Description:
Predicted 3D model of a 1387-nucleotide RNA (small-subunit ribosomal RNA) from an uncultured bacterium. Model confidence (mean pLDDT): 85 of 100. Rfam family: Bacterial small subunit ribosomal RNA.
RNA sequence: GACGAACGCUGGCGGCACGCCUAAUACAUGCAAGUCGAGCGGGUGAAGCUUGCGGAAGCCUUCGGGUGGACGCAAGUGGAACCAGCGGCGGACGGGUGAGUAACACGUAGGCAACCUGCCUGUAAGACCGGGAUAACUCCGGGAAACCGGGGCUAAUACCGGAUAGGCUCUCAUGUCGCAUGGCGUGGGAGUUAAAGAUGGCUUUUGGCUAUCGCUUACAGAUGGGCCUGCGGCGCAUUAGCUAGUUGGCGAGGUAACGGCUCACCAAGGCGACGAUGCGUAGCCGGCCUGAGAGGGUGGUCGGCCACACUGGGACUGAGACACGGCCCAGACUCCUACGGGAGGCAGCAGUAGGGAAUCUUCCGCAAUGGGCGCAAGCCUGACGGAGCGAUGCCGCGUGAGCGAGGAAGGCCUUCGGGUCGUAAAGCUCUGUUGUCAGGGAAGAACGGCUUGCGUGUGAACAAUGCGCAAGUAUGACGGUACCUGACGAGGAAGCCCCGGCUAACUACGUGCCAGCAGCCGCGGUAAUACGUAGGGGGCGAGCGUUGUCCGGAACCACUGGGCGUAAAGGGCGCGUAGGCGGUCAGCUAAGUCUGGUGUCAAAGCCCACGGCUUAACCGUGGAGGGGCACUGGAAACUGGCUGACUUGAGUGCAGGAGAGGGAAGCGGAAUUCCACGUGUAGCGGUGAAAUGCGUAGAGAUGUGGAGGAACACCAGUGGCGAAGGCGGCUUCCUGGUCUGUCACUGACGCUGAGGCGCGAGAGCGUGGGGAGCGAACAGGAUUAGAUACCCUGGUAGUCCACGCCGUAAACGCUGAGUGCUAGGUGUUGGGGGUUCAUACCCUCAGUGCUGAAGGUAACCCAAUAAGCACUCCGCCUGGGGAGUACGGCCGCAAGGCUGAAACUCAAAGGAAUUGACGGGGGCCCGCACAAGCGGUGGAGCAUGUGGUUUAAUUCGAAGCAACGCGAAGAGCCUUACCAGGGCUUGACAUCCCUCUGCCGGGUCUAGAGAUAGGCCUUUCCCCUUUUGGGGACGGAGGUGACAGGUGGUGCAUGGUUGUCGUCAGCUCGUGUCGUGAGAUGUUGGGUUAAGUCCCGCAACGAGCGCAACCCUCGACCUUAGUUGCCAGCAUUAAGUUGGGCACUCUAAGGUGACUGCCGGUGACAAACCGGAGGAAGGUGGGGAUGACGUCAAAUCAUCAUGCCCCUUAUGUCCUGGGCUACACACGUGCUACAAUGGGCAGUACAGAGGGUCGCGAACCCGCGAGGGGGAGCCAAUCCCAAAAAGCUGCUCUCAGUUCGGAUUGCAGGCUGCAACUCGCCUGCAUGAAGCCGGAAUCGCUAGUAAUCGCGGAUCAGCAUGCCGCGGUGAAUACGUUCCCGGGCCU
Repeated sequence: GACGAACGCUGGCGGCACGCCUAAUACAUGCAAGUCGAGCGGGUGAAGCUUGCGGAAGCCUUCGGGUGGACGCAAGUGGAACCAGCGGCGGACGGGUGAGUAACACGUAGGCAACCUGCCUGUAAGACCGGGAUAACUCCGGGAAACCGGGGCUAAUACCGGAUAGGCUCUCAUGUCGCAUGGCGUGGGAGUUAAAGAUGGCUUUUGGCUAUCGCUUACAGAUGGGCCUGCGGCGCAUUAGCUAGUUGGCGAGGUAACGGCUCACCAAGGCGACGAUGCGUAGCCGGCCUGAGAGGGUGGUCGGCCACACUGGGACUGAGACACGGCCCAGACUCCUACGGGAGGCAGCAGUAGGGAAUCUUCCGCAAUGGGCGCAAGCCUGACGGAGCGAUGCCGCGUGAGCGAGGAAGGCCUUCGGGUCGUAAAGCUCUGUUGUCAGGGAAGAACGGCUUGCGUGUGAACAAUGCGCAAGUAUGACGGUACCUGACGAGGAAGCCCCGGCUAACUACGUGCCAGCAGCCGCGGUAAUACGUAGGGGGCGAGCGUUGUCCGGAACCACUGGGCGUAAAGGGCGCGUAGGCGGUCAGCUAAGUCUGGUGUCAAAGCCCACGGCUUAACCGUGGAGGGGCACUGGAAACUGGCUGACUUGAGUGCAGGAGAGGGAAGCGGAAUUCCACGUGUAGCGGUGAAAUGCGUAGAGAUGUGGAGGAACACCAGUGGCGAAGGCGGCUUCCUGGUCUGUCACUGACGCUGAGGCGCGAGAGCGUGGGGAGCGAACAGGAUUAGAUACCCUGGUAGUCCACGCCGUAAACGCUGAGUGCUAGGUGUUGGGGGUUCAUACCCUCAGUGCUGAAGGUAACCCAAUAAGCACUCCGCCUGGGGAGUACGGCCGCAAGGCUGAAACUCAAAGGAAUUGACGGGGGCCCGCACAAGCGGUGGAGCAUGUGGUUUAAUUCGAAGCAACGCGAAGAGCCUUACCAGGGCUUGACAUCCCUCUGCCGGGUCUAGAGAUAGGCCUUUCCCCUUUUGGGGACGGAGGUGACAGGUGGUGCAUGGUUGUCGUCAGCUCGUGUCGUGAGAUGUUGGGUUAAGUCCCGCAACGAGCGCAACCCUCGACCUUAGUUGCCAGCAUUAAGUUGGGCACUCUAAGGUGACUGCCGGUGACAAACCGGAGGAAGGUGGGGAUGACGUCAAAUCAUCAUGCCCCUUAUGUCCUGGGCUACACACGUGCUACAAUGGGCAGUACAGAGGGUCGCGAACCCGCGAGGGGGAGCCAAUCCCAAAAAGCUGCUCUCAGUUCGGAUUGCAGGCUGCAACUCGCCUGCAUGAAGCCGGAAUCGCUAGUAAUCGCGGAUCAGCAUGCCGCGGUGAAUACGUUCCCGGGCCU
């Protein structure tokens, strides 16, 4: 884009189309094929006419009646019309359906010298004489019915005989023609076979004439059909062979006609890889849909052909049938039945049931068109013309138009300002399509008939009649429809889908991996533009979506127009059949090819033009076009064919060459193993280490001799040979291929190659040998969680030979064969030529490698040995899995091989390259990473944190490193978030409003656990003033609601902050360049560094964040300044205490100094490194601060802030008490120890950095001590904390659970604090536990470091083994980078 569609939601009108795709299932009912009386005999019998009888109204009347004759009845006549039958024509058309059919069924082009053709047209001739029946009817009989039988009568355009003509057949003669058989004619003879009348008119009426219709024969035509042929259009080869009337022939039969169509006989043929046969599927075509086209799909409506008519078979009749609404038989089904027997065939139009997702009215009319019959009128016609139903499709129209901002109300959103729906609505002014009502109102209708007239033909005719013309006359289903006019009145007329991307269109709420969505990707787990709803928006619009199907996009089957080194795909290799393709020159031909003409390619459709419906859809008229096919004329370049020639392709000869090419036979040495003997003794063997194993019965080792099998070291080489598999000691024989030279010969003999045939590693199989070594299976030993493995010790098939199978492989260059062409350079193998004294060198052929240009490639890469540029032929591919499986077939002894699917399932599988990360991959290099050392932890007791458990609660967080002496720099109350109980509800805290009040604050009493409640005492703000008062600020009490409050949730909604990799050396950018691109380059490389530090090189050149430096501190010196600091010299003291001095120390401010600067060496003349000098310090001097891009959804909502959610007399708030301190256990981090490098006692020496007024607190006194008293001094270089300790000196202890160790417990005290019970610290006395150096494992540290020793501070009322600092004493070791861990760079 399309549809004969269906489904969901919705639905105003009209036109034109279309409407059982399924059950070719079954059918109730009605209708769909009749007609002709001008073929015939009958039956019934209308009008009219005649006669008879009766006789109304009216008129007349002398009322007696007369007249009148409507009308009725009866009979006769009459014959319209109808009925069944005989007869004719038509029921073979029209209408339906697509079951069957893979076929001359269809399409197209031809053929019939092998045929038929009713009705129709033309021409010619004719229609003579006779005959016998039969239906109807009537009578009888049978049957339920359908219907049947018998007797009798009768007619014809029914039937039959004869005549005549023509035709046909046979035969004789003859003309002429052709593509074979043969055709078309002429003449003679023989045979055979025709007919029907009807009606009208006239008439001389037992009869004739004439007109029309009908009849017969013949020949033509037209129309319709039959048969034959070429070509064309489905799938499966997992269908490969099929065929007995089969193929052909002679003869016969049959047919309209040819023919095995049928039959008898004879022959053995016929078809098939160019796909026979079989199976499956299917009506074919014009066309239709799609597509740029080529194609692909399709065959509904309309048209052509075919086939079918309940299923199967058969013939009859007929011009035509093997017959939809005919017949017979069989079958199934349905119906009727009196059970004996009968009837039926909607795939005609309607309609019903059923099936189904699904497809209409039991309508009107023959008015038109067409058909049948008829002389005609006419009859029949579910063909047809129309209407109805259905948005099924196409087309057209409408549902209103203009103005209208307070941008109304309302909805939705909101940053609360507003925005949007939105000129949309309302309102005002209009219009009237459509609708409703009313009025008018078509075209489609003209033939024919009849009447009249005219012309003309036949005719004796002025009858009649045929033909033609004119006038008159009649006919409409649709339908009172189309159309026109008027009135009414915006009045009656809009929905559907979508809004994450593809793909036009976004927000809110609800939901919370639920409910759901979804074409693909994918949405939804609490902020969903993706679910649902709403608002808004987008698209289309009487429709819109969904589903299904087809084509397109899809170059994903590639003819146009693809591929096969690695993505799917080259057959394992050769020989060769069919086939395909094929060198140079010339001639002929004309099959292909090209070209002119002719015919055809129906109509409709498509296209163009014009025209008709108001337009369009639709329709009409005309035109154009048409691949193809056929016939015919021409051309001859190319292809083909035939003929002739050529040598360059191919082959042969001759002369040489290289080679693990193949087959067979023989020979050789080294080595392994075994056997025998000698020597000789305790091990051998094997492994990462071992063991199994062998060995004192003598192994292994060694020597000599022997046996046997297998394989051939060195040479040996991206060397050689072969088609591939493959081939390796030497010699001989047989044998294939190949190269070079020569240019003698043949003369296209060539290339490829479906099938086919052969070769084909290893393993495996069969038979028979052989068996040294090796060695599946197997056994044992190890390893391991296991170890049906890897390792070891053995070891059977096998490996070897002969013969025969198998036929596979990463049979690989993952690259089929052949030919030609397209830059170079450089090795190597085998030849040839040139040249040279010679090596060398140059040219060339054939191989084999590397590198590389153009070119190719998705890239990698290939590149004269192509994966380049071309040609020829073969093989193969078409997403992954299922699966090289199943089934079938073929092969095989088997194993198995070859061929080779589908269901189902997935949204990928895959290639190349890129960036990272990872590796029990590689290279380089770092780090207390290992190693080398020192000291610890893990064992004990205690402290502390955590897990677990417990509990009313044991609040919460932190979780490998990077949680666990962490948040917490200090839980008795408080803290406190937890629990129990008691209270409060605008609240403990903030802002606003109203009322009352004047404070606030302090002291105190009562009740209570307290919060709280109630008293008492004291105190009594500011301003204005009209002094009764008013107002304001501030505070208190009460009230109301907005609100407060939340350590409630979410660190995976966040900000901020922090940890970590890691103080690791990295992380990026701009421009340029390279690449299709991701990306690369720079940043890689060579050196060097602590460092992406620096140098050099380089398609890169620069830059940024990091590194380094700048900052602080320590180390030297200088300057300045000397109090509270210092004291060399002078004086003085108990004492730098004082005078004095500021030199020194120190203090604290500023400077100097260090930069690989200098020298030597190494290095590349670099960077730099090594060594040295000088220097307080030397190569970043030590330490600190400083943490790139980023990673871990790392940590924190409980520091704080904050979105959203949640609580609101409670998840808020106040209080008392309790808990966070529990304790079978487990872990982390520490302290103290286990002792003699020690403990105890005594004496004695030396720091630094800090802190101190709610404070540090001296001296002195008391106490064993904690401490108490005391209060000097100090807001601090002044006073105090403050004693430093280890150390040193001396005494003692002597290896022990101790004079080690100090837990635990008891008693007595001290301190802080409202308060030490749960639950603080300290002191004294007493007690004196575990523990004698710690398993596996594990931590820290490289120098003023570890270790060890003490001191201070923060927090803090009190509480330190923790934390943060300070100094004292003060080591050991580093070979080195293999290994463990982490990290960096390259690959």